Predicted 3D model of a 71-nucleotide RNA (transfer RNA) from a Candidatus Pacearchaeota archaeon. The coordinates come from a structure-prediction model, not an experiment, and the mean pLDDT is 80. It was read from a public genome assembly.
RNA sequence: GCAUCAGUAGUUUAAAGGCAGAAUACAAGCUUCCCAAGCUUGUGGUCCGGGUUCGAUUCCCGGCUGGUGCA
Repeated sequence: GCAUCAGUAGUUUAAAGGCAGAAUACAAGCUUCCCAAGCUUGUGGUCCGGGUUCGAUUCCCGGCUGGUGCA
């Protein structure tokens, strides 16, 4: 330099055009002599900029970051 794959919550991931879900973490409460475990509730997210569309995490283009292959 070229090709290709990926980027979603603090972390690991699902959703593949119709208001983004789970686990874990964190906070509060219950339980316990205390801690841990368990139970209930809550907080928090689509890498950036454009385009298409009534509507974009999803499709298209460009950029950024990372992985892989070739040179």

Background:
The source organism's lineage runs through Archaea, Nanobdellati and Candidatus Pacearchaeota. It matches the Rfam family "tRNA".